Predicted 3D model of a 117-nucleotide RNA (Guanidine-I riboswitch aptamer) from Hyphomicrobium sp. Rfam family: Guanidine-I riboswitch aptamer. Rfam links the family to the GO term regulation of gene expression. The prediction has a mean pLDDT of 81. NCBI's taxonomy places the organism under Bacteria, Pseudomonadota, Alphaproteobacteria, Hyphomicrobiaceae, Hyphomicrobium. The sequence was found by an Rfam model in a public genome assembly.
RNA sequence: ACAUAAUGCCUCUAGGGUUCCGGUCGCCGUCUCGCGCGACGAUGCUGGUCCGAGAGAGGUGCUCUCGCCCAAGCCCCGGUUUGAGCGAAGCCACGGCGGGAUAAAAGCCCGGGAGAC
Repeated sequence: ACAUAAUGCCUCUAGGGUUCCGGUCGCCGUCUCGCGCGACGAUGCUGGUCCGAGAGAGGUGCUCUCGCCCAAGCCCCGGUUUGAGCGAAGCCACGGCGGGAUAAAAGCCCGGGAGAC
C1' cells in the first nucleotide's frame, strides 16, 4: 500500500426494549360488598404485538465463476459463440468508545467504520 459483485431480498432466531394488548402492585371511584368492574399511577414482567443480526439459520433471486446437457449460429468438422435447463461454488470474518432512529432499547443504523490480528 492492497478488501474479492468481500451479492440483493424475504421469513425466522439469538438478542432487545416498553408505544399498544395482557399480567402484577398501588391508589381512587363504583358496587349486587366478591379486588367484581372502571379511571389514574407504578412496574419489563420467562406472555402477545413490535425492533432485530456483515461476522446466526432457512428460503429465494443473482453471478463477465465452473461442470453437464439441449437448441440456434459460425467455421478449418471438432471446435467456438449466444441462449435455455440442471448441478456446483459464492470462502473468511477479533472489534470498541461515541453518535443516530423509533415509544424505547439492542447483535438495528453509522459499521466488514476506528482500532487489533